c-di-GMP-I riboswitch aptamer from a Methylococcales bacterium, 86 nucleotides, folded computationally. NCBI's taxonomy places the organism under Bacteria, Pseudomonadati, Pseudomonadota, Gammaproteobacteria, Methylococcales. Its mean pLDDT, the model's own confidence on a scale to 100, is 80.
């Protein structure tokens, strides 16, 4: 540097749920816990999805629109790496 179908890991990560906490929410952080993961490492660049506080519409029906908020364990791309082989 290239390849990786299957297998393998000294070891690594950790879904749901529950507890606590932050947040308007989506969701985040920590603990318990393991559904899974070979990039389930990282990055909102592209697409997608979620939320809708503020703002706007509506004009009182609490509805609709809106990302400046989120999701990297939705897909693609970028960056960095583990194992095996060449």
């Nucleotide at each position: 540097u290239c390849u990786g179908a299957a297998a393998a890991a000294c070891g690594g990560c950790a879904a749901a749920a529950c507890c606590a906490u932050c947040g308007a929410a989506a969701g985040g952080c920590g603990g318990u816990g393991a559904c899974g993961c070979a990039a389930a490492a990282u990055u909102u660049c592209c697409a997608g999805u979620c939320u809708a506080a503020c703002g706007g519409a509506g004009c009182u029906a609490u509805u609709c629109c809106u990302a400046u908020g989120a999701c990297a364990g939705u897909g693609g791309g970028g960056u960095u790496g583990c194992c095996a082989g060449a």